The RNA shown here (transfer RNA) has 73 nucleotides and comes from Deinococcus marmoris DSM 12784. Its mean pLDDT, the model's own confidence on a scale to 100, is 82. Taxonomically the source falls in Deinococcus marmoris (Bacteria, Deinococcota, Deinococci, Deinococcaceae).
């Protein structure tokens, strides 16, 4: 440097044909307990990497740019 792939909650990761965003685990409340941990409930918590484009709508589709994984040179 060339190819290809991934960035979406604190961590791991889902997310269909473009139609307004989710689960586990953590972490906060709560029920049980002498307490406390296990169970059972119920809450919070995302400018979806960043800049654009396209569309009525975008995480998802197009360009760019940053970073991580691969392979090649």
């Nucleotide at each position: 440097g060339g190819g290809u792939u991934c960035u979406u909650a604190g961590c791991u990761c889902a997310g269909u044909u473009g139609g307004u965003a989710g689960a586990g685990c953590a972490u906060c409340g709560g029920u049980c307990u002498c307490c406390a941990a296990a169970a059972c409930c119920g809450a919070g918590g995302g400018u979806c990497g960043u800049a654009g484009g396209u569309u009525c709508a975008a995480g998802u589709c197009c360009u760019g740019c940053a970073g991580g994984g691969c392979c090649c040179g």